A computed fold for a 266-nucleotide RNA from a Candidatus Zhuqueibacterota bacterium, annotated as Bacterial large signal recognition particle RNA. NCBI's taxonomy places the organism under Bacteria, Pseudomonadati, Candidatus Zhuqueibacterota. The sequence was found by an Rfam model in a public genome assembly. It matches the Rfam family "Bacterial large signal recognition particle RNA". Gene Ontology terms of the family: signal recognition particle, plasma membrane targeting and SRP-dependent cotranslational protein targeting to membrane, signal sequence recognition. The family's RNA type in Rfam is non-coding RNA gene. From the family's description: The signal recognition particle (SRP) is a universally conserved ribonucleoprotein involved in the co-translational targeting of proteins to membranes.
RNA sequence: CUGUGCUAGACGGGGAGCUAGCGGUGCCCUGUAACCUGCAAUCCGCUAUAGCAGGGUUGAAUUCCUUUUCGAGGUCUGCUCGUUUCUGAACUUACCCUCGCGAGCAAUGUUGAAAAUCCAGGUCCUACGCAAUAGAUACGCCCCAAACCCCGUCAGGAGCGGAAGCUAGCAGCGGUAGGAGUGGAUUCUAUGUGCCGUGGGAUGACCCGGAUCGAGUUGCGAGCGUUGGCAAGCCAGGAAUAGAGGGGUCGAGGAAAGGUGCACAG
Numbered sequence: 001c002u003g004u005g006c007u008a009g010a011c012g013g014g015g016a017g018c019u020a021g022c023g024g025u026g027c028c029c030u031g032u033a034a035c036c037u038g039c040a041a042u043c044c045g046c047u048a049u050a051g052c053a054g055g056g057u058u059g060a061a062u063u064c065c066u067u068u069u070c071g072a073g074g075u076c077u078g079c080u081c082g083u084u085u086c087u088g089a090a091c092u093u094a095c096c097c098u099c100g101c102g103a104g105c106a107a108u109g110u111u112g113a114a115a116a117u118c119c120a121g122g123u124c125c126u127a128c129g130c131a132a133u134a135g136a137u138a139c140g141c142c143c144c145a146a147a148c149c150c151c152g153u154c155a156g157g158a159g160c161g162g163a164a165g166c167u168a169g170c171a172g173c174g175g176u177a178g179g180a181g182u183g184g185a186u187u188c189u190a191u192g193u194g195c196c197g198u199g200g201g202a203u204g205a206c207c208c209g210g211a212u213c214g215a216g217u218u219g220c221g222a223g224c225g226u227u228g229g230c231a232a233g234c235c236a237g238g239a240a241u242a243g244a245g246g247g248g249u250c251g252a253g254g255a256a257a258g259g260u261g262c263a264c265a266g
Stems, first nucleotide, its partner, number of pairs: 001266006009058003012030004020047005035055005064259007073250005079245003082241007091233003095229002099225003104220005116212004121207003124201006130194002132191005139183003143179002150175004158167003
């Protein structure tokens, strides 16, 4: 060096989670040339040589072991930016409110403004008058008129009487008490009445007129200032975070370098 047969090892690994810890089942990532059967989440098996039990394949190297490097992905950290939210003295801005200034515009004013004073009137109260309305009363006129027992005259008829005559009396006629209506008007009463009149009162406020005085007055108003409120922004602090970045940690997989037996035969 070649061949044959073996052995250690390998036949997936990793992250979070669970756990005192390790490994597994389940989840996720990576990845394949990635064995088979049984067990298992209020779980299963173990104990630093840390899955167990049984079977199989491969086997000293492309496949096993170590180191370095690149590195999917997971996880921790509010550390930086971003985002959300809470609080806050001051500041800025917008809007609303209070008060003031106010360019300008309009109206009014020497045919006399505003303010002030005086006088008169009205709105208000009260008495009386007048009027209006309603009711009552008296009077005149028209109509009805006594079945709740009115009057006068009483034809006819009736009664009494020998007669003369007398008596009561229906209808009718005329009246009365009474009823109903109407007229102007006398008197009285009342009033949620009156552009009414006269007198008195009140006169705080408002309106109108006059006198005094003699030049401004009123409204709108761009803009400015001011008091208070509300919202947003800025800044500071706190909390959260599914986004971006940084840092820590684990790390599949890729690449490079190095390392790793035994027996026999030639």